[in-house]
């Protein structure tokens, strides 16, 4: 140098291929109820410039350029 996979909530990860109602679960985090308490359990809460830019498009997490980081593979 080429090729190929990834980057979305504090952490783990769905969604992307086929663009369209408000971006979701799980864990964690707070606050409550349970208890002599402490854990476990039940209720509520909190959660994001979808890895940066730009394009197309009525509409972009998603198509397309471009680029940054991490990974394996070839040279």
């Nucleotide at each position: 140098g080429g090729g190929c996979c990834g980057g979305u909530a504090g952490c783990u990860c769905a969604g992307c291929c086929u663009g369209g109602u408000u971006a979701g679960a799980g864990c964690g985090a707070c606050a409550g109820g349970c208890u002599c308490a402490u854990a476990a359990c039940c209720u509520g809460u909190u959660g994001g410039u979808c890895g940066g830019g730009g394009g197309u498009c009525c509409g972009a997490a998603u198509c397309c350029c471009c680029u940054c980081c991490g990974g394996c593979c070839c040279a």
The RNA shown here (transfer RNA) has 75 nucleotides and comes from an Aigarchaeota archaeon. Its Rfam family is "tRNA". Gene Ontology term of the family: triplet codon-amino acid adaptor activity. The RNAcentral record of the sequence draws on ENA. The prediction has a mean pLDDT of 83. The source organism's lineage runs through Archaea, Thermoproteati and Nitrososphaerota.